Notes:
Predicted 3D model of a 75-nucleotide RNA (c-di-GMP-I riboswitch aptamer) from an Actinomycetes bacterium. Model confidence (mean pLDDT): 88 of 100.

């Protein structure tokens, strides 16, 4: 310094579920609020789940694999 690892410090995300708003719909966004998270960051390649105006399209990454990028530095 790097990988690997997850104590401590600082922070950082943000489940349900309420209002709003967008959609045909899964579900997005904003605002409340935290169940949780060391990748709950990004990404639709691979499987899987859901939805449809349905064999075409879509939508989730906080499902799992894989890609890539990061704060910190104890054992």
């Nucleotide at each position: 310094u790097a990988c690997a690892c997850g104590a401590a410090a600082a922070g950082g995300c943000a489940a349900a579920c309420c209002c709003g708003u967008c959609g045909c719909g899964a579900g997005g966004c904003g605002g409340g609020g935290a169940c949780g998270c060391a990748a709950a960051g990004c990404c639709a390649g691979g499987g899987g789940u859901c939805u449809u105006a349905c064999c075409g399209a879509g939508a989730c990454a906080g499902c799992c694999c894989a890609g890539c990028c990061g704060c910190c530095g104890a054992a």